RNA sequence: CGGCGGCCACCGCCCAAUCGCCGAGAGGCGAGCCGGGGAACCAGGUCAGUCAUGGGGUGCAUCCGCGUCAGCGGUAGGGAUCGCUUCCGUCCCGAACCCGUCAGCUAACCCGGUCGGCGGUUAACCGGAAGGAA
Repeated sequence: CGGCGGCCACCGCCCAAUCGCCGAGAGGCGAGCCGGGGAACCAGGUCAGUCAUGGGGUGCAUCCGCGUCAGCGGUAGGGAUCGCUUCCGUCCCGAACCCGUCAGCUAACCCGGUCGGCGGUUAACCGGAAGGAA
């Protein structure tokens, strides 16, 4: 001097997942944000037969084709691109989990969640354009 890794702090990103108060701590209570259940009205609806792998929820994560069934190619949709917004370009994701035979919508009302995963490093102007703000 360079590279890699760890810790603290700070800044930034996805996400509802942040903030405040009490407590030595464990934990608790709130605010904000998020999710579920739950009337009327509406939706749904009768009969018969056949088949079958019930149905539902959170989430962007759904669907199509190919396949040697490992995966591949796309796609609805979603995110980033330096701290504002939009457009263009570029780069990515396009999962996972839960309820347990049960739930349409749904006022009152009732019940929960507030995790987790990443990037940057004492250096700036980080792709471009327009607008706004200061």